[in-house]
């Protein structure tokens, strides 16, 4: 110089006019208006794919069905996140991917092609053998038997190469290779991994098919839920439903069990509320009102400590939008990055660095209960490392 | 703001691991003087897009795109 890998960050700056939301404080002619200060979108705020948290149901329990995760160890509030490590695979390499538990627990598929696809199988071939016919030590045809080397289909045909043996051939035997099973020694928490011995055992794939196996998940969701005020027909249909005790002249109260229903929106059990209610469906009202829930928090930042590292732990500063169908914007100025085009120009250089005019752009995208990942969308920029391939020295 | 579904031909939908199919509309030819009805033949698809698992993907998985529906309060 090119071509890349990978970690963290930024994602325009200032000033000035003139709006806009919140909050405070002041003045007014205190329904409201007017001014001063303070704050005022993101690394993804989005998709809503995980997980918590909070709120309400029972404190969130028991079973069954449903779902979800899937190599080992940490980390964490929790996860399908992340961080190391093991194994596989791709790249000359930096490094990068991987839903990576079980196919001798069952059951189910493997189209079309082929002879034969799962306790498989014989189309072409190879060999013995008898017959028969040409022929003369051959060949051709047919019958039985013995094989699976070799050709063929297929995505996949029941280890691979040799050698030996055979009538021809087969792990039929032995040599090494590759896998599987057992014994066994070392390493490592562990996943696994390094060696010996031994069995000729060689009986695919697929579980992002059903399913086993192990952990893991109760359900709605801030439109959760809580209090306050106005209006309305407390309207119709349907369902459902009691017994006992006490006090009592009657009314009417008061307490026990505990049936239909609810809470519970998958069942079942259990809890909990349940006799003038209670629940479903239709109508019916209303501003789709007001306050709370809302933002201080698994918070940010600096430091200094433990750990390879995620991550924890101490300290020391801070305080950072909270509102509703919703607020951050425009305009000019000047810098700054990125392209184009003129022009200048020392050095080797018409190109490239470098100055200097003038045009042109400066992406994605917009908080709505919070937060922790994840996965998409992003013009251009920085900082500190790494690799491979050319040239000089 | 939360929740749930769907995307196959020009439309309305079927199909769910191994040929992408009906009906309706288009074309062409027969029938009519003509037109319609009717018959007989044909045309037309990135199965929304991209990745994985698979020998094989409209089909299982996942990420995205697009359409669609639902959920106020008070008595």
């Nucleotide at each position: 110089a090119g071509a890349g890998g990978a970690c963290g960050c930024c994602g325009g700056a200032u000033g000035g006019u003139c709006g806009c939301c919140g909050g405070u404080c002041c003045g007014c002619u205190c329904c409201g208006c007017g001014g001063g200060c303070c704050g005022g979108a993101g690394g993804a705020a989005a998709g809503u794919c995980c997980g918590g948290g909070c709120a309400c149901c029972a404190c969130a329990g028991g079973g069954c069905a449903g779902g979800g995760u899937g190599c080992u160890g940490g980390c964490u509030a929790a996860c399908g996140g992340c961080c190391a490590g093991g194994g596989g695979g791709g790249g000359c390499g930096a490094c990068c991917c991987c839903a990576c538990g079980g196919a001798c627990a069952g059951u189910g598929c493997c189209a079309c092609a082929g002879a034969g696809a799962g306790c498989a199988g014989a189309c072409c071939g190879c060999c013995g053998u008898c017959c028969c016919g040409c022929g003369c030590c051959g060949c051709g045809g047919g019958g039985c038997g013995g094989c699976a080397a070799g050709g063929g289909u297929g995505a996949a045909a029941c280890g691979g190469u040799g050698c030996g043996g055979u009538a021809a051939g087969a792990g039929c035997g032995c040599a090494c290779c590759a896998g599987c099973g057992g014994c066994u020694c070392g390493g490592g928490u562990g996943a696994c991994u390094g060696g010996g011995c031994c069995g000729g055992c060689u009986c695919g794939g697929c579980a992002a098919a059903c399913c086993c196996c192990a952990c893991c998940c109760g359900g709605u969701g801030c439109a959760a839920g809580g209090c306050c005020g106005a209006a309305u027909a407390g309207g119709a249909g349907g369902g459902c439903g009691g017994u006992c005790c006490c006090c009592c002249a009657c009314a009417g109260g008061g307490g026990g069990c505990g049936a239909a229903g609810g809470g519970u929106g998958g069942c079942c059990c259990g809890c909990c509320c349940g006799g003038u209610g209670c629940c479903c469906u239709c109508g019916g009202g209303u501003c789709a009102g007001g306050c709370c829930g809302c933002u201080u928090g698994a918070g940010c930042g600096g430091c200094c400590g433990g750990g390879u590292a995620a991550c924890c732990g101490g300290u020391c500063g801070c305080c950072c939008a909270g509102a509703g169908g919703a607020a951050u914007g425009a305009c000019c100025a000047u810098c700054c990055c990125g392209c184009c085009g003129g022009c200048c120009c020392a050095g080797g250089a018409u190109u490239c660095c470098g100055g200097u005019c003038g045009g042109c752009g400066g992406a994605c995208a917009g908080a709505a209960c919070c937060c922790g990942g994840c996965u998409u969308a992003c013009a251009g920029g920085c900082g500190a490392c790494c690799u491979c391939u050319g040239g000089c020295g | 703001g939360g929740g749930c579904g769907c995307u196959u031909a020009g439309c309305u939908c079927a199909g769910c691991g191994g040929g992408a199919g009906a009906g309706c509309a288009c074309u062409g030819c027969c029938u009519u003087c003509a037109c319609a009805c009717g018959g007989c033949a044909g045309g037309g698809g990135u199965c929304g897009c991209u990745g994985g698992u698979u020998c094989a993907a409209u089909c299982c998985c996942a990420g995205c795109a697009g359409c669609g529906c639902c959920c106020a309060c008070c008595a």
About this RNA:
Model confidence (mean pLDDT): 78 of 100. This is a predicted complex of two RNAs, RNase P RNA and transfer RNA, with 468 nucleotides together. It holds a member of the Rfam family "Bacterial RNase P class A". By type it is a ribozyme.